[in-house]
Context: one part of a larger RNA
RNA sequence: UGACGGGGGCCCGCACAAGCGGUGGAGUAUGUGGUUUAAUUCGAUGCAACGCGCAGAACCUUACCUGGGUUUGACAUGCUUUGGACCGUCGGUGAAAGCCGACUUCCUCUUCGGAGGCCAUUGCACAGGUGCUGCAUGGCUGUCGUCAGCUCGUGCCGUGAGGUGUUGGGUUAAGUCCCGCAACGAGCGCAACCCCUGUCCAUAGUUGCCAUCAGGUUAUGCUGGGAACUCUAUGGAGACUGCUGGUGAUAAGCUGGAGGAAGGUGGGGAUGACGUCAAGUCCUCAUGGCCCUUAUACCCAGGGCUACACACGUACUACAAUGGCCGGUACAGAAGGCAGCAAGACCGCGAGGUGGAGCUAAUCCCCAAAACCGGCCUCAGUUCGAAUUGGAGUCUGCAACUCGACUCCAUGAAGGAGGAAUCGCUAGUAUUCGCUGAUCAGCAGGCAGCGGUGAAUACGUUCCCGGGCCUUGUACA
Numbered sequence: 001u002g003a004c005g006g007g008g009g010c011c012c013g014c015a016c017a018a019g020c021g022g023u024g025g026a027g028u029a030u031g032u033g034g035u036u037u038a039a040u041u042c043g044a045u046g047c048a049a050c051g052c053g054c055a056g057a058a059c060c061u062u063a064c065c066u067g068g069g070u071u072u073g074a075c076a077u078g079c080u081u082u083g084g085a086c087c088g089u090c091g092g093u094g095a096a097a098g099c100c101g102a103c104u105u106c107c108u109c110u111u112c113g114g115a116g117g118c119c120a121u122u123g124c125a126c127a128g129g130u131g132c133u134g135c136a137u138g139g140c141u142g143u144c145g146u147c148a149g150c151u152c153g154u155g156c157c158g159u160g161a162g163g164u165g166u167u168g169g170g171u172u173a174a175g176u177c178c179c180g181c182a183a184c185g186a187g188c189g190c191a192a193c194c195c196c197u198g199u200c201c202a203u204a205g206u207u208g209c210c211a212u213c214a215g216g217u218u219a220u221g222c223u224g225g226g227a228a229c230u231c232u233a234u235g236g237a238g239a240c241u242g243c244u245g246g247u248g249a250u251a252a253g254c255u256g257g258a259g260g261a262a263g264g265u266g267g268g269g270a271u272g273a274c275g276u277c278a279a280g281u282c283c284u285c286a287u288g289g290c291c292c293u294u295a296u297a298c299c300c301a302g303g304g305c306u307a308c309a310c311a312c313g314u315a316c317u318a319c320a321a322u323g324g325c326c327g328g329u330a331c332a333g334a335a336g337g338c339a340g341c342a343a344g345a346c347c348g349c350g351a352g353g354u355g356g357a358g359c360u361a362a363u364c365c366c367c368a369a370a371a372c373c374g375g376c377c378u379c380a381g382u383u384c385g386a387a388u389u390g391g392a393g394u395c396u397g398c399a400a401c402u403c404g405a406c407u408c409c410a411u412g413a414a415g416g417a418g419g420a421a422u423c424g425c426u427a428g429u430a431u432u433c434g435c436u437g438a439u440c441a442g443c444a445g446g447c448a449g450c451g452g453u454g455a456a457u458a459c460g461u462u463c464c465c466g467g468g469c470c471u472u473g474u475a476c477a
Stems, first nucleotide, its partner, number of pairs: 001477002003474003007471007015461002019425005026317008034308002042053002064303007073126001077125003082120003088103006106117004128292002131290003137286002139281003142277001144275001149188006155164003168179003194269004199237007209226002213224003240263001243257005319418001323377006336365002340359002345354003384415001389410007432452006
């Protein structure tokens, strides 16, 4: 000087408390451990691994296993041998890859020797490696933590390590600001500048809008028209403790009020200091070293990554009446669409099929559910719950056996609110309801977003956890 303390003081955080909803019990989905296996590829392992890499394993992917093959190689560059355009067609064998064989065929220049181009082939340099080392590395990332800290120059103090500044009195979300002070300044962080959202104004007015006027329809901005409103998308205004009472050292500030769409950081996002964990990644990529080179490289078929006594994590669906079922009937936002989205119509109980208007999109399409209205069920393992299993189908795709999703009929398991323990959340939040997108032929209970409905509680900081500052002890560094 740090680190640590079941030392002290001050302060903060959904840290506790106050509340609401869960997890832990059930079934299933998914990841992991373990076990099994020819293989169940590899990595991630307290918080910060475990719906993680994987924004999507039937083949491919694929790195694993078994078997069949190839050896200048699936891919790059150069030299070399031989031949021919390239491309392509056919036969045999085979699961395919491959192997064997047949057919067809050059271009440009030329001094006619040849040179060049393209392809195949022979040989040689070399290729190739998701092989090892993340404890040799770059890059990227997690974490403490969006915590308020981390430092430097000069000066001063100290033999020195180092200190001071950065401590102190107030204050703040903040090393934020004020005051004081052997310090005076400065940098990286904080804040602001950026984006979305909340109010208003201007400009613009189609594909969006329809107040006024007219026409028309069973109906609809449908038509003429309009530029008001909504909206769209550009530019601006607005919030700064600016005004005011109180308080405070007359300061910084705190607290009440006015005005205002919004008030003291308005709400949300992006943004992550010096560093810590030899944290993670050599399987994104790059790269040192080491290793393999008829194999640890490459091609192919099939299998595996989907196994199953069991254990854990994360979710979904429930156990019902604030509910289930049936009928009727409304209202979103954000995104996507040409190898695409697909309306109306017809067929099918349905998944879906036929067909195809319109749309390269503010034009057309995809397009809600909970809610609301009416009816049935009356507390039961049920009209709850849906696992499992049998049968029949649909769709995608070369192909759904291992191993896809969905539909219909039948079947109708556990489950009676979950022990110890444990998680999230402070407002348009939690809970609840559906919708969209990426990946993607197909496959979403996951992920990333979007809106609809819409709460309860916070006395307080003693305690648990984590963190910041000062101080104290220490046999630790």

Small-subunit ribosomal RNA, 3' major domain from an uncultured organism, 477 nucleotides, folded computationally.